[in-house]
């Protein structure tokens, strides 16, 4: 150097958070191939196992099949550098809190512009008078009662008179007392009136009183008064929209950081046996 053969070695994607005393997978998330699809998108990465998950101990998956000495495995640096993660700004959405009051509404105030009103007499100041309250009185309506009127009329337990029968008595007489006869309560009707009485969405009625507001009349007196809109003050915090704070979701979003696929250059290293 050449051939054959072997496994306790390597190798049949890589990363990231995560989870773990830890390490490696399964699981998510991502690079990279390969395949589906128009696109979103989604599928494979020898095969089995497995998140209350499997396996395993710094040499840190088991177990099982397959290839293995190179331009192709394995490894060190350096450049690029998808992506993951974390921190911090910033956007944007969107909660609850505080604050200011910016526009809009709502409240009060002024009387500055307008606008009405006003010497055909404002505000104001006295009276009257109505209107409105309260009280009463009359009236009308209305509710019971009750007198008046009219009817029937209690077997007794209502009245009068009480035939006849009864009861006392020796008699004279007396007693009680049904019915018929008169009445009468209870009751029933009718209700023009009268009386009391409850009460009224009744009143061009009357008195007393009170009088905020408005009307009207009279007197004085003489030049202002309203406030409807706009302006200006102020007040409130309804609704919109600010701003600080808190907090949550979100981004091909800016910085630092941490891991770092794939890609590119450079170096390294490669077990045992057997025969030639």
């Nucleotide at each position: 150097c050449c051939g054959c053969g072997c496994u306790g070695g390597a190798c049949c994607a890589g990363g990231g958070a995560g989870g773990u005393a830890g390490c490696g997978g399964u699981g998510c998330c991502u690079u990279c191939g390969c395949c589906c699809g128009a696109a979103a998108g989604g599928g494979c990465g020898c095969c089995u196992c497995a998140a209350c998950c499997c396996g395993c101990u710094u040499c840190a998956g088991a177990g099982g099949g397959g290839u293995c000495g190179a331009c192709c495995g394995c490894u060190u640096c350096u450049c690029c550098g998808a992506g993951g993660g974390c921190g911090u700004c910033c956007g944007g959405c969107g909660u609850g809190u505080a604050c200011a009051g910016c526009g809009c509404a709502g409240g009060g105030g002024c009387a500055c512009g307008u606008g009405g009103u006003g010497u055909c007499g404002a505000u104001c100041c006295g009276g009257g008078u109505g209107u409105c309250c309260g009280g009463u009185g009359c009236a009308a309506c209305u509710u019971a009662a009750g007198a008046g009127c009219g009817g029937c009329g209690a077997a007794c337990c209502c009245c009068g008179c009480c035939a006849g029968a009864g009861c006392c008595g020796g008699a004279a007489g007396g007693c009680a007392g049904c019915a018929a006869c008169g009445g009468u309560a209870a009751c029933c009707g009718a209700u023009a009136u009268c009386u009391u009485u409850c009460g009224u969405g009744u009143g061009c009625c009357g008195c007393c009183g009170g009088u905020c507001u408005c009307g009207u009349c009279c007197g004085g007196g003489g030049a202002g008064c309203c406030g409807g809109c706009g302006a200006c003050c102020u007040u409130c915090a309804g609704c919109g929209g600010g701003u600080g704070c808190a907090u949550g979701c979100c981004g091909u979003g800016g910085c630092g950081u941490u891991c770092g696929a794939a890609g590119a250059g450079a170096g390294g290293c490669u077990g045992c046996g057997c025969g030639g």
The prediction has a mean pLDDT of 76. The RNA shown here (Bacterial large signal recognition particle RNA) has 276 nucleotides and comes from a Planctomycetaceae bacterium. It matches the Rfam family "Bacterial large signal recognition particle RNA". By type it is a non-coding RNA gene. Its family is annotated with SRP-dependent cotranslational protein targeting to membrane, signal sequence recognition and signal recognition particle, plasma membrane targeting in the Gene Ontology. A source record names the gene ffs.